RNA sequence: GCCAUUGUAGCUCAGCUGGCAGAGCACUGCUUUCGUAAAGCAGGGGUCGGCGGUUCAAAUCCGCCCAAUGGCU
Numbered sequence: 001g002c003c004a005u006u007g008u009a010g011c012u013c014a015g016c017u018g019g020c021a022g023a024g025c026a027c028u029g030c031u032u033u034c035g036u037a038a039a040g041c042a043g044g045g046g047u048c049g050g051c052g053g054u055u056c057a058a059a060u061c062c063g064c065c066c067a068a069u070g071g072c073u
Base pairs, nucleotide, nucleotide: 001072002071003070004069005068006067007066010025011024012023013022019056027043028042029041030040031039049065050064051063052062053061
């Protein structure tokens, strides 16, 4: 330098045949207990890596860039 894959909540990931952004764990509160843990219930937390384009509408499609991983030279 070229090619491929990946980038979404604090972490691990789903959603990517375009239509209100989700799960588990973690966190906070409550219930339970003499108390803690466990368990149950409820809640908060995201400008979907960045900038543009297409569209009535983009996490999703297209272009460029950035980062990580792997491969080729």
Molecule: transfer RNA
Organism: Patescibacteria group bacterium